A computed fold for a 72-nucleotide RNA from Urbifossiella sp., annotated as transfer RNA. It matches the Rfam family "tRNA". About the family: Transfer RNA (tRNA) molecules are approximately 80 nucleotides in length. It is annotated as a transfer RNA. Model confidence (mean pLDDT): 82 of 100.

[in-house]
RNA sequence: GCACCUGUGGUGUGAAUGGUAGCAUGCCGGCGUGCCAAGUCGGCGGCGCGGGUUCAACCCCCGCCAGGUGCU
Numbered sequence: 001g002c003a004c005c006u007g008u009g010g011u012g013u014g015a016a017u018g019g020u021a022g023c024a025u026g027c028c029g030g031c032g033u034g035c036c037a038a039g040u041c042g043g044c045g046g047c048g049c050g051g052g053u054u055c056a057a058c059c060c061c062c063g064c065c066a067g068g069u070g071c072u
Base pairs, nucleotide, nucleotide: 001071002070003069004068005067006066007065010025011024012023013022019055026044027043028042029041030040031039048064049063050062051061052060
């Protein structure tokens, strides 16, 4: 330098055909307990960045950034 893959809450992970972003864990609060914990109920928190297409984008297109693999 070229090609390919990956990027989603604090962490891990899902989302054929574009249509409210889901699950687990975590954290906070309630119940619970003699106390703590388990359990249970409720809540908090996310699509790497910028632009484009579209009525509508995590998803399609372009550029960039970061990480990984291969080639020269």
The RNAcentral record of the sequence draws on ENA and MGnify. NCBI's taxonomy places the organism under Bacteria, Pseudomonadati, Planctomycetota, Gemmatales, Urbifossiella.